[in-house]
RNA sequence: ACUGUAUAAUAGCAAACCCGUAGAAAGGCGGGGACGCAAAGCUGCGGGUCUGAAGGCGGAUGCUAUGACAGCCGGGUUGCCAGU
Numbered sequence: 001a002c003u004g005u006a007u008a009a010u011a012g013c014a015a016a017c018c019c020g021u022a023g024a025a026a027g028g029c030g031g032g033g034a035c036g037c038a039a040a041g042c043u044g045c046g047g048g049u050c051u052g053a054a055g056g057c058g059g060a061u062g063c064u065a066u067g068a069c070a071g072c073c074g075g076g077u078u079g080c081c082a083g084u
Base pairs, nucleotide, nucleotide: 001084002083003082004081012037013036017032018031019030020029021028035071041077042076043075045074046073047072048069049068050067056063057062
């Protein structure tokens, strides 16, 4: 530097669901719990998705991100082990 096929080691994260918590919601955080993950570490930079409090329009459905999602896909960045 490349690769993650196989074996192994040391650690790590934690979906669904349940409880608590603040939130308008999405979603977050804490505890339990494990479906999975070699970046399921970090970063809203591009796309995408979710929500719609405030706001404008509307008879109503609905519209709109400044709110979210990194475990949707890319990009950036740091990094364990093994193999070559």